[in-house]
RNA sequence: UAUACGAAAAGGCAAACUUACCGAAAGAUAAGGACGCAAAGCUAUAGGGCCUGAAAAUGGCAGCCAGUUAUCGAA
Numbered sequence: 001u002a003u004a005c006g007a008a009a010a011g012g013c014a015a016a017c018u019u020a021c022c023g024a025a026a027g028a029u030a031a032g033g034a035c036g037c038a039a040a041g042c043u044a045u046a047g048g049g050c051c052u053g054a055a056a057a058u059g060g061c062a063g064c065c066a067g068u069u070a071u072c073g074a075a
Stems, first nucleotide, its partner, number of pairs: 005073002012037002017032004022027001035063001041068003047065002049061003
């Protein structure tokens, strides 16, 4: 120095729920709010899986697995 790993420190994110708004719905956005998170950063036709939909999903879910990038530096 790099990878792996996850003690400490500096910080970060924000589940459920409530309100407003968009949507056929799943769900998204904003504010409040914290269940938790070492990636709870990003990636959704073109990794898998799941949800909605009468159906097709180029609709949705990354806080399901996965891919990819990254802060700090004890054991």
This is a predicted structure of a 75-nucleotide RNA (c-di-GMP-I riboswitch aptamer) from Anaerosacchariphilus polymeriproducens. The RNAcentral record of the sequence draws on Rfam. The coordinates come from a structure-prediction model, not an experiment, and the mean pLDDT is 87.